[in-house]
RNA sequence: GCGCGAGUGGCGUAACUGGCAGCCGCGCCAGGUUUAGGUCCUGGUGUCCUCGGACGUGCGGGUUCGAGUCCCGCCUCGCGCA
Numbered sequence: 001g002c003g004c005g006a007g008u009g010g011c012g013u014a015a016c017u018g019g020c021a022g023c024c025g026c027g028c029c030a031g032g033u034u035u036a037g038g039u040c041c042u043g044g045u046g047u048c049c050u051c052g053g054a055c056g057u058g059c060g061g062g063u064u065c066g067a068g069u070c071c072c073g074c075c076u077c078g079c080g081c082a
Base pairs, nucleotide, nucleotide: 001081002080003079004078005077006076007075010026011025012024019065027045028044029043030042031041032040046055047054048053049052058074059073060072061071062070
């Protein structure tokens, strides 16, 4: 340099054929249980602010009523070829 694959919460993963982004597990926070800790059980857990909204799937564009998903360029990582 060329080809192929991947990039989603703090981490790992899901989202079926374009239709409410965040399922499930871990972690973390609060509570219950305990003398205490662990285990177990329940609830919560993206960002910002004027608290009612806005933004958010590597970055920037495009298509579409609608994009994590399709198209183009770029970045990073992995595999292969030279």

Model confidence (mean pLDDT): 81 of 100. A computed fold for an 82-nucleotide RNA from Cellulosimicrobium sp. So1_17, annotated as transfer RNA. It matches the Rfam family "tRNA". By type it is a transfer RNA. Lineage of the source: Bacteria > Actinomycetota > Actinomycetes > Micrococcales > Cellulosimicrobium. The same sequence occurs in records of 35 taxa.